This is a predicted structure of a 74-nucleotide RNA (transfer RNA) from Candidatus Acidiferrum sp. The organism belongs to Candidatus Acidiferrum, within Bacteria. The RNAcentral record of the sequence draws on ENA and MGnify. The same sequence occurs in records of 11 taxa. Rfam family: tRNA. Rfam classes the family as a transfer RNA. The coordinates come from a structure-prediction model, not an experiment, and the mean pLDDT is 80.
[in-house]
This record gives sequence, C1' cells and structure tokens, in this order.
RNA sequence: GCGGGUAUCGUCCAAUGGUAGGGCACAGGCUUCCCAAGCCUGGGAUGCGGGUUCGAUCCCCGCUACCCGCUCCA
Repeated sequence: GCGGGUAUCGUCCAAUGGUAGGGCACAGGCUUCCCAAGCCUGGGAUGCGGGUUCGAUCCCCGCUACCCGCUCCA
C1' cells in the first nucleotide's frame, strides 16, 4: 500500500428497515436471626460524520479504533 472482518448498557451476546432484548454485574424489595442462594422490580447502550428512505442498529459513502490475510521497501 491492497483486501476482508468487527464496533450495541459496566461486561458478554441478540435484534436485520417499523418502540433496541437477554445473561452476568449494579440498585431496591420479598424471604432469613444474619449472610449466601432463590424470587420480584428498576436504572443503564447502537464508535464519529454524511447520504438513501415516511422511517436506519440494519442499506450506501467517508473517517476513527481493533483483528486477520497478502504485497513492496528497509
């Protein structure tokens, strides 16, 4: 330099154009003499900038970061 992939709550994963959901973690409650476990409830997220569309996490372009492969030079 070229090609490909990934980017979503604190963390790990879903969602495939129509209100973004789950596990763990966190907070509160129930239970218990206390703790743990269990059960219930709650808060919290789409990397950045444009475009297409009535509507974008999803499609298109660019950028950034990370990962994989190839090539050139030293």